A computed fold for a 74-nucleotide RNA from Trebonia sp., annotated as transfer RNA. RNAcentral holds the sequence, with entries from ENA. It matches the Rfam family "tRNA". Gene Ontology term of the family: triplet codon-amino acid adaptor activity. The family's RNA type in Rfam is transfer RNA. The prediction has a mean pLDDT of 81.
[in-house]
RNA sequence: CGGGACGUGGCGUAGCUUGGUAACGCGUCUGACUGGGGGUCAGAAGACCGUGGGUUCAAAUCCCGCCGUCCCGA
Numbered sequence: 001c002g003g004g005a006c007g008u009g010g011c012g013u014a015g016c017u018u019g020g021u022a023a024c025g026c027g028u029c030u031g032a033c034u035g036g037g038g039g040u041c042a043g044a045a046g047a048c049c050g051u052g053g054g055u056u057c058a059a060a061u062c063c064c065g066c067c068g069u070c071c072c073g074a
Base pairs, nucleotide, nucleotide: 001073002072003071004070005069006068007067010026011025012024013023020057028044029043030042031041032040033039050066051065052064053063054062
């Protein structure tokens, strides 16, 4: 320098192809059961999607630039 993949709660992932305000597991908090711990059950909080634009009635999703990580090539 060229090509490709990825970036979503604290962590790991799904959702993207078929655009319609984000799901699951672990974790955290509260309550109940228990003498306590652990465990089980119920409930709650927490991301508006790497970033800046564009298209659209509507964008995590489609298009473009940039940033970061990784891989391949030179």